[in-house]
Context: one part of a larger RNA
RNA sequence: CGCAGGAUACUUGAGGGAAGUUGACCACAGUACGAGAGGACCUGGUUGAGCGAGUCCCUGGUGUUCCAGUUGUCACUGUCAAGGGCAUAGCUGGGUAGCCACACUCGUUUUGGAUAACCGCUGAAAGCAUCUCAAGCGGGAAGCCAAUCCCAAGAUAAGGUAUCCUAUCCCUCACCACUCGUGGUGAGGGAGAGAGAUCGGUAGGAGACUACUACCUCGGGCCAUAGGCCCGCCCCGAAUUUUCGGGGGAUAGGCGACCGGUGUAAGCGCAGCAAUGCGUUUAGCCUAGUCGUACUAAUCGAUUGAAAGA
Numbered sequence: 001c002g003c004a005g006g007a008u009a010c011u012u013g014a015g016g017g018a019a020g021u022u023g024a025c026c027a028c029a030g031u032a033c034g035a036g037a038g039g040a041c042c043u044g045g046u047u048g049a050g051c052g053a054g055u056c057c058c059u060g061g062u063g064u065u066c067c068a069g070u071u072g073u074c075a076c077u078g079u080c081a082a083g084g085g086c087a088u089a090g091c092u093g094g095g096u097a098g099c100c101a102c103a104c105u106c107g108u109u110u111u112g113g114a115u116a117a118c119c120g121c122u123g124a125a126a127g128c129a130u131c132u133c134a135a136g137c138g139g140g141a142a143g144c145c146a147a148u149c150c151c152a153a154g155a156u157a158a159g160g161u162a163u164c165c166u167a168u169c170c171c172u173c174a175c176c177a178c179u180c181g182u183g184g185u186g187a188g189g190g191a192g193a194g195a196g197a198u199c200g201g202u203a204g205g206a207g208a209c210u211a212c213u214a215c216c217u218c219g220g221g222c223c224a225u226a227g228g229c230c231c232g233c234c235c236c237g238a239a240u241u242u243u244c245g246g247g248g249g250a251u252a253g254g255c256g257a258c259c260g261g262u263g264u265a266a267g268c269g270c271a272g273c274a275a276u277g278c279g280u281u282u283a284g285c286c287u288a289g290u291c292g293u294a295c296u297a298a299u300c301g302a303u304u305g306a307a308a309g310a
Base pairs, nucleotide, nucleotide: 001154005165006164007163008162009161010160011159015151016150017149018148021049022048023047024046025045026044027043033038050108051107052106053105054104055103059101060100061099062098066094067093068092069091070090071087072086073085074084076083077082111146112145113144118139119138120137121136168191169190170189171188172187173186174185175184176183177182178181196304197303198302199301200216201215202214203213204212218232219231220230221229222228223227233248234247235246236245237244238243251297252296253295254293255292256291257290258289260286261285262284267280268279269278270277271276
């Protein structure tokens, strides 16, 4: 840009792509077969390998934003104590979320159709025979076409369904009508409304950018701002039939509680010459998690946006 008004959501599927692997064991059965040795087809079941997809409940890894231990050093915090910096994250032991596999779950199944080689039925040409580049009729593969999963209406043959929206006013010109300053029609221009969209803002389940996803405080009036008051709208709960009460936004940060991690802080007291131990203390500290809470920030807002025909 198109899909003959503008949008939002959900879809149909022309067409395209993906997948397609395989072992062992058990039963049938030590059966059929075979002198014996040996040893099945078919059918059913179980369990793996490989490959693929998804997930983080379990197991494990990482986790330089969490906790603890510990060494050296410092003309760091005045000193002791307690901390801080640097030394690969100084080293070491653990570890939330997330990410991941070594973990878990699922798939690689099953069915139908048309067939290949091949196996057949009936059957002439050719009184026989013959599965037939004779008419006619069957069986038959991990392969083919569907079925399964994914994309998909720029499939220009541009599909379908549901829902929402396009209030109006003014000016100029032309024509028509008449009650003579109005009305109607058409064209052009302007204002305004308008579902929705975009920008903007707070962010991340997303992410190179873009895109995607979640959210952005109900409206009006008065008072000088801040803020307060009043009215209206919506929701909830009580009474009850028009009254009363409460509330309109959890997106990020902060704060609170919890989950979870580390493992019992500092200070003080006690014991000990001391190192140290014990008590207060399952303490102290705490990142990404869950729930709650408007304290802070989502301000002010802007742009765009639809009718040819009948």
Molecule: large-subunit ribosomal RNA, domain VI
Organism: Candidatus Microgenomatia bacterium